[in-house]
């Protein structure tokens, strides 16, 4: 920093996508280790259990367990005895007194802090900066002063007693730092006054006098701690203000305590915060009022920065604690872990009544895509209590779970080439996987053992939850430890293989239909790493909301005009002030967080420190340029006076002519009328046509002009009255009075609407008539609304210059309107000057077209619209409307483009120009017969395949009876009929036999026994045979995978290309243009200048001459010779045959023309303008045609899709087409006679001749490897016959007999004889070929071939014509031009209805919810008045009334949702149906 996507290609607009970063994140595959942080975004859903707030005994009463001491019963070993007993160690009941402190109890501080969480809040709640002279503060600190004497109670506790419980309820007794009264008391408060000082106001303070009020608690271990009063301070609060703070006008009007006042009441204070009264008032477009959405912030994220998005965690402020309503207590709550009340829910219940609140920290269920342990411990920090020791603390510190994030680490390093094996892959050589492994040496982080072992713990001591953790040492051993996306392009990174618009991918643009770098797998490569992909937001790229930093003539996008209140902005000089603005100071801008520097954990995430920064706000001081404002002042903006003149500017009224129509009457007749053509229509009842008069609307020819006038719409006969504006000149007066203009106002084409009028013409609707397949059209003939007038309404147009308005500036040039000046003798022409209206053009501008002083330049100002296409200018609302309908103006779904402008085509039922047997002008055909051949169809076992408008169709095929042949049916074979390579053996070769339809199986060998080399054993070529398996073989697919080759447009005249200039550019020029040609040929011009395939020319036949050389050609002269004859001899002159040469170049002339070429019955010349023909075929075009002519890449078959064989088919037959043949006749048939060719092939071959056949041939000799033979050309000519007919035209079919080739003429060959004689008498529509030796006509040769279906085909001559005025018109190509929504290119794009299926929508009778407000009834728990006969010594209270109120009940509206029978259009979807509206002039622009 960009980068893909619109097109054949190119600039632009403009959308979608993509690469970046974040992240409380989830899914997916995958997972070694440690540090630090994070971890219910959803149900503010419910909630089991356990914990989260208690502490003081140094306030007070009781005081259990326990222990201390005294006390010393009952028991009582033992002594002892008179046996009755007596002493007695033990032994400890009880009881006293003390210590001890459990549980409950008063009191006291603390449960208003910490913790959660974001429902609600659009708010003075944040957040900032102020104010409080309108206010409070517990514990603390600081100062001053005190604490004297009393009084009664209430729990606890004991008894009764109710209840299931929860709780209670009597009766009695008691303490206190608990309560209540006296007493002292001011430097307190509170009244009333007096004086000082301050403040912007209300006011504050400070001295005084008077009067009236109020205080306290004590406990000790004697250190202290705590009580009272007042004062200061701090901390924390509370309440007011300024500024900022989301979306919606399709929400525009809201407000009754509402604003605001005096008096009160309440409050820690102000306040309508409440109440009485009295005024009507107060917010709104600088957005009220309602709706919707959301805690605010420090900050995070992301950006370049401005912004934009966000509010986890940390932190700072605010609500809330299950919903709602409400107060007490208390310094502080309207109190998450207090109360009471009503509401849902839950649980216990003996059914009477009670309990309950995890949005505290674990957990559970529920929801979800998703978020964790019912865990340690008060060691530290910090909190509560408490003289302290301690107690409590799910705050906190720590563990635990999860790759959730950031950071760090590893998972080994060095050597190592036979480049291993495997695996991919090959073009089979070989590459690649790859130094990668193995292999050798080395280390030990990590993980594992052992072993030592902290810091944090401050202090006089003791205390460690983490934790036997971190760290340290020390063993063994590469040992414990790699994935994941992704590889067509963006975007690193490429190959086989499978599949075959099918699985499937895909962000986007697009892949896949048999060779897929895009699907899957694999093997390779790239990326990142304990992670890597996927989804989901946010921001960026996106200058695609534009402050920075965008646009509107044509891509979206200037309001149809004009007026004007708000509101922006505004002239020149002097002056004040300082509100913007700029400076310089203070105060705040918390901490954390970014950033710089420094340190501490090994480093690093992390933390600590100090600093800059927090771009703000607020006070203050100063400046005074600019804006602002106040004041004076100008005149040039603006206006007005005055004089002149122009106009289709408005509105009324009169007035005129010419024409349409109709009406009356003459004339005068058969038609008008209309159209491409026609018919509907009028007309013999007299039209049309013409005279003449008359009726009535409506318009205003010529002038008339990119001329005028108006703000726009618009305005056109004259004339008259009112009446708007603008324009000049003048410079008298005002003295900035100005531009813009959301709303509002008002104007407004036609077309409608509404009343009343008017209607001549034209004309929607609508009749008729043609046209068409159809014609609800175009075209005709009638024809109503309405066109006109008046009033009144609509309120839109491609209302356009597609171009807002105003000013100022910025080369020229050339019409034109309407003034003005000046110079001139002058109505002219010149100059100079304001307003208007056009053009052409330079800067500059713009994607380009193109705009260019009337800007789209260059600057100011204000308005107004635009943000992809499509839904859609729709749908609901709202408002305007009489209605038609206007104006406002969405969504949800959908597409990956829609679109400007130019470019290069290609097309046009668009021009122009010019060509060609294209057309005309002629001459012969085709289409009609037969038949021949080739298709298509059909039929069959097979009728083998291909060719498919021109450009398939006598074509592949220059020869299908078998062969050929590919097809059928049947028989067979299986390393094969063919090639190569390996083993064996064998010389190869070859006759007869048997089955067989053959292929082929069987038996069996008669002859025969080669060639090199030899160490004589063999071995080697070749060739058969047997055998194994690599392989052969394929007319099997695929011409849409290819090569070759060839058709075609076209022998048309084009097609590039390199330097140059020009355009952003894609092109363009060149190659366009004036000429001329067959031809981009040629000249001439010219931002081009060469040049290249093409065209010509160079090749070959031919046409004319010379020259050469003459045999098998010829035969002029000499000779011989015959019936004839170059038959001979001789020659090579001719002819002619081979070879070389020349000749034609517009080169001569005349005439046009610059020229280049034209032209001529020109001259010459065998030939005259390319002399005639042929070979030659540019870039390219049709995925044209051939895989069955070769050739080849995939694929497919391999005992068969290969191969042999006989045999059948390619030869079929209702039929339908193409291409030929014969004909249909006298320009002819027949019969006889007669003349004159070119070219070709031949020995398996052309022939001749004799003999026999009517003949086709047949035996027989002969002759030609060829200028010798084939070889008599046939039309022609002479001659005779035929006489116009289905014929002496015509020759098909059919019938009998033959001849030939052939292994073989049945299917299915030719020919010859006889005899049979069909259709057919010149061919609709239509459609061919030919322009001179050419059509026509006419016979001859060749390949193919045994022979032939050849009437094909490819050649040769011989006779031999007609016509072309010309380019309107078919057609088909060439150039220049023009429009295009075409580029697969008009066979093209495309638009709507109907059928189908899917989507999302908007109406609907209705149904069913939600929030919010409002009326009325009713009304809990509480404050608060009010009363209080009862309770109490009193203070005081129960009680009972009132107000207000959550709730509940009714009601009537209004807003927002869902649902719905049924409707409505809309969208999307290979191949539906109808038509062809639109793009060329799209066929009616």
């Nucleotide at each position: 920093a960009g980068a893909g996507u619109u097109u054949g290609a190119u600039c632009c607009u403009g959308g979608c996508u993509c690469a970046g970063g974040a992240c409380g994140a989830a899914c997916g595959c995958u997972g070694g280790c440690g540090g630090c942080g994070u971890g219910c975004u959803u149900a503010a859903c419910a909630c089991a259990u356990g914990c989260a707030a208690g502490u003081c005994g140094a306030a007070c009463g009781a005081g259990a367990a326990u222990c201390u001491a005294c006390u010393g019963a009952a028991a009582g070993a033992g002594u002892u005895u008179u046996c009755g007993g007596a002493c007695a160690a033990u032994g400890g009941a009880u009881g006293u007194a003390g210590a001890g402190g459990a549980a409950a109890g008063u009191g006291g501080c603390g449960g208003a802090c910490g913790g959660g969480u974001g429902a609600g809040u659009a708010a003075c709640g944040c957040g900032u900066g102020a104010g409080g002279a309108a206010c409070c503060u517990g514990c603390c600190u600081u100062g001053a002063a005190g604490a004297g004497g009393g009084g009664g109670a209430c729990a606890a506790c004991a008894g009764u007693u109710g209840g299931a419980a929860a709780c209670g309820a009597c009766u009695g007794c008691u303490a206190a730092u608990a309560c209540c009264g006296c007493a002292u008391g001011a430097c307190g408060c509170a009244u009333a006054g007096a004086g000082g000082u301050c403040g912007c106001a209300u006011g504050a303070u400070c001295u005084u006098u008077a009067u009236g009020c109020c205080a306290a608690a004590g406990a000790u271990u004697u250190a202290u701690c705590g009580c009272u009063u007042c004062a200061a301070g701090a901390u924390g609060g509370c309440c007011u203000c300024g500024c900022g703070u989301c979306u919606g006008a399709u929400u525009a009007g809201c407000u009754g305590g509402u604003u605001g006042g005096c008096g009160g009441g309440g409050u820690a204070a102000c306040g309508g915060c409440c109440c009485a009264c009295c005024a009507a008032g107060g917010c709104g477009a600088c957005g009220a009022u309602c709706a919707g959405u959301a805690g605010c912030c420090g900050g995070a994220c992301u950006g370049a920065g401005a912004g934009g998005u966000u509010g986890a965690a940390c932190g700072g402020c605010c609500a809330c604690a299950u919903u709602g309503g409400g107060a007490c207590u208390g310094a502080g709550a309207u109190a998450c872990g207090g109360c009471c009340c009503a509401g849902a829910c839950u649980c216990c219940u003996a059914c009477g009544g009670g309990a309950g609140g995890c949005a505290g920290c674990a957990g559970u269920g529920g929801g979800g895509a998703a978020u964790a342990u019912u865990g340690g411990g008060c060691a530290a920090u910090g909190g509560g209590c408490g003289c302290a020791a301690g107690c409590c603390u799910g705050a906190c510190c720590c563990a635990g779970c999860a790759a959730c994030g950031c950071c760090g680490c590893g998972u080994g390093a060095a050597g190592g080439a036979a480049g291993a094996a495997g695996g991919c892959u090959u073009u089979c050589g070989g590459g690649u996987u790859g130094u990668a492994a193995a292999c050798u040496u080395c280390u030990u982080u990590u993980a594992a053992g052992a072993g030592g072992g902290a810091a944090g713990a401050g202090u006089a001591g003791a205390a460690g939850a983490c934790g036997g953790u971190a760290c340290c040492u020390c063993u063994a051993g590469a040992a414990u430890a790699a994935g994941c996306c992704a590889c067509g392009g963006c975007u690193a990174a490429c190959u086989a293989c499978g599949u075959g618009c099918c699985a499937g991918c895909a962000g986007c643009c697009g892949c896949g239909g048999u060779a897929a770098u895009a699907c899957g797998u694999a093997g390779g490569u790239g990326g990142c790493a304990a992670g890597c992909g996927u989804u989901g937001u946010c921001c960026g790229g996106a200058u695609u909301u534009a402050c920075u930093g965008g646009g509107u003539g044509u891509a979206a996008a200037g309001g149809g005009c004009g007026u004007g209140c708000a509101g922006c902005c505004g002239g020149g000089u002097c002056u004040g002030c300082a509100a913007g603005u700029c400076a310089g100071a203070u105060g705040u801008g918390a901490a954390a967080u970014c950033c710089a520097u420094g340190g501490g954990c090994u480093c690093a995430a992390c933390c600590c420190a100090u600093g800059a920064a927090c771009u703000g706000c607020a006070u203050u001081u100063g400046a005074a340029a600019c804006u602002g404002u106040g004041g004076a002042u100008c005149u040039u903006g603006a206006g007005u006076g005055u004089c002149g003149g122009a106009g289709g500017g408005g509105c009324a009224a009169u007035c005129g002519g010419a024409a349409u129509u109709c009406c009356u009457a003459g004339u005068g007749u058969a038609g008008c009328g209309g159209u491409g053509a026609a018919a509907u229509g009028c007309g013999u009842a007299g039209a049309u046509a013409u005279u003449a008069g008359g009726a009535g609307g409506a318009a205003c020819a010529c002038c008339a002009g990119u001329g005028g006038c108006g703000a726009a719409g618009g305005c056109g006969g004259a004339u008259u009255g009112c009446u708007g504006g603008a324009c000049g000149a003048u410079a008298a007066c005002u003295g900035a009075c100005g531009g813009u203009g959301a709303g509002g106002c008002g104007c407004g084409a036609a077309a409608g609407u509404g009343u009343g009028g008017g209607g001549a013409g034209c004309a929607a609707a609508c009749a008729g008539g043609a046209u068409u397949a159809g014609a609800u059209a175009c075209c005709c003939u009638g024809g109503u609304a309405g066109u006109c007038c008046a009033c009144a309404c609509u309120g839109u147009a491609a209302a356009c210059g597609a171009u807002g308005a105003a000013u100022a500036c910025u080369a020229g040039g050339u019409g034109u309107g309407c003034g003005g000046g000046g110079a001139c003798u002058g109505a002219c022409c010149c100059c100079c000057u304001g307003c208007g209206u056009g053009c052409c053009g330079c800067a500059g501008u713009a994607a380009a077209c193109a705009c260019a002083a009337u800007a789209a330049g260059u600057a100011u100002u204000c308005c107004a619209c635009c943000u992809g296409g499509g839904g859609a200018g729709u749908a609901c609302g709202a408002u305007c409307g009489c209605a038609a309908g206007g104006u406002u103006g969405a969504a949800a779904c959908u597409c990956a483009a829609a679109g400007g402008a130019a470019u290069u085509g290609a097309c046009g039922g668009g021009g122009g120009c010019c060509c060609g047997c294209a057309c005309a002008a002629g001459c012969g055909g085709u289409g009609g017969a037969u038949u021949a051949u080739g298709u298509g169809g059909u039929u069959u076992a097979a009728u083998u395949c291909g060719a498919a408008g021109c450009a398939a169709c006598g074509c592949g095929a220059a020869g299908a009876a078998c062969c050929u042949u590919a097809c059928c049916a049947g028989g067979g074979u299986u390393u094969g009929a063919c090639a190569u390579c390996c083993u064996g053996c064998u010389a190869a070769c070859g006759a007869a036999g048997u089955a067989g339809a053959g292929a082929u199986a069987c038996a069996u060998u008669a002859g025969g026994u080669g060639c090199c080399c030899u160490u004589c054993g063999g071995g080697g070529a070749a060739a058969g045979c047997a055998g194994a398996g690599a392989c052969a073989g394929g007319u099997g697919g695929u011409g849409c995978a290819u090569g070759g080759u060839u058709g075609u447009c076209g022998u048309c005249a084009g097609c590039u290309c390199g330097u140059g200039u020009c355009g952003u550019g894609a092109g363009a020029u060149g190659u366009u243009g004036g000429g001329u040609u067959a031809a981009g040929u040629c000249c001439c011009g010219c931002a081009a200048c060469g040049a290249g395939c093409g065209c010509g020319a160079c090749c070959c036949c031919u046409c004319u001459c010379c020259u050469u050389a003459g045999u098998u050609g010829c035969c002029a002269u000499c000779a011989g010779g015959u019936u004839a004859a170059g038959c001979u001899g001789g020659g090579c002159a001719c002819u002619c045959u081979g070879g070389g040469g020349a000749c034609a170049c517009u080169g001569c002339c005349a005439c046009c023309g610059u020229a280049a070429g034209g032209u001529g019955u020109g001259a010459g010349g065998a030939a005259g303008g390319u002399g005639g023909g042929g070979a030659u075929g540019a870039c390219g075009u049709c995925a044209a045609a051939u895989c069955a002519g070769c050739a080849c890449g995939g694929c497919c078959c391999u005992u068969a899709c290969g191969u042999c064989c006989g045999g059948g088919g390619c030869u079929a037959c209702a039929c339908a087409c193409g291409u030929g043949u014969u004909a249909c006749a006298a320009u002819g048939g027949c019969a006889g006679g007669u003349a004159c060719a070119g070219a070709g092939a031949g020995a398996c071959g052309g022939u001749c001749c004799c003999u026999u056949g009517c003949a086709a041939a047949a035996c027989g000799g002969a002759u030609c490897a060829a200028a010798u033979c084939c070889u008599u050309a046939a039309a022609g000519c002479c001659u005779g016959u035929c006489u116009c007919a289905g014929u002496u035209c015509g020759g098909a079919c059919u019938g009998g007999g033959g001849u030939c080739u052939g292994c073989a003429a049945c299917c299915c060959g030719a020919c010859c004889c006889c005899a049979c004689g069909a259709a057919g008498c010149u061919g609709g529509a239509u459609u061919c070929g030919c322009u001179a030796g050419u059509a026509a006509u006419c016979g001859c040769g060749c390949a193919u071939c045994a022979g032939c279906c050849a009437u094909g085909g490819c050649g040769c001559g011989g006779u031999g014509a007609a016509u072309a005025c010309g380019u309107u018109c078919c057609c088909g190509g060439g150039c220049c031009u023009u429009g295009u929504a075409c580029a697969c290119a008009c066979c093209g794009c495309c638009c709507g209805u109907c059928a189908a299926g899917c989507c999302a929508u908007g109406a609907a009778a209705g149904c069913c919810g939600g929030g919010g407000g409002c009326g009325c009834c009713u009304a809990a728990a509480g404050u608060c008045c009010g009363u209080g006969a009862c309770c109490g010594u009193a203070a005081g209270g129960a009680g009972c009334g009132g107000c207000c109120u959550a709730g509940g009940g009714c009601g009537a509206a209004a807003c927002u949702g869902g649902u719905a029978a049924u409707u409505g259009g809309g969208g999307c979807u290979a191949a539906g149906u109808c038509g062809u509206a639109a793009c060329a002039a799209g066929g009616u622009a």
Molecule: small-subunit ribosomal RNA
Organism: metagenome